[in-house]
This record gives sequence, structure tokens and C1' cells, in this order.
RNA sequence: GAAGAAAAAGGCAAACUCAACCGAAAGGUGGGGACGCAAAGCUACGGGUCUAAGGAUGUAUCCAAUGAUCGCCGGGCUGCCGUUU
Repeated sequence: GAAGAAAAAGGCAAACUCAACCGAAAGGUGGGGACGCAAAGCUACGGGUCUAAGGAUGUAUCCAAUGAUCGCCGGGCUGCCGUUU
């Protein structure tokens, strides 16, 4: 430097749930929980998805500021462990 089958030290924590708070919403924060994760660490940079002020219009559709999601995928930055080469 490459790879991550098994193991170990440790780490994270989906669904669901509890209570309150933030938010227009999506969603976020904290406790419990344990489906999973070798970057499930950080970063909204590209795509996707969700939200939605508002706009258009053939009136039930289209567009969409903003915001959210890195546990949807990709990119960037950083990093533990031991095995093999």
C1' cells in the first nucleotide's frame, strides 16, 4: 500500500417505544431498545427520495424557493482492529 473470511478491544444503533423540546412540514434532539453496520465517523459536493411557501393550469395535474435525509447511491476528508500478501 491492497483486501476485510473469522476473531478480539472497543464503537454505532433501524423498527418500535417513552417524555419533553425545536420545526409549517419532512424531520431533528434525549432515554429505553437491538434490525443491522468495517466507516452506520465527518461532509448536502453530484444524483435520488421526502417536505413545501408559492406559481402555472386543461381543475386535477404540473412546476417549485426553502428545508430534511450521508442507515438510498456516488464523490471528498479522517480513522480502529487483527489476518493475508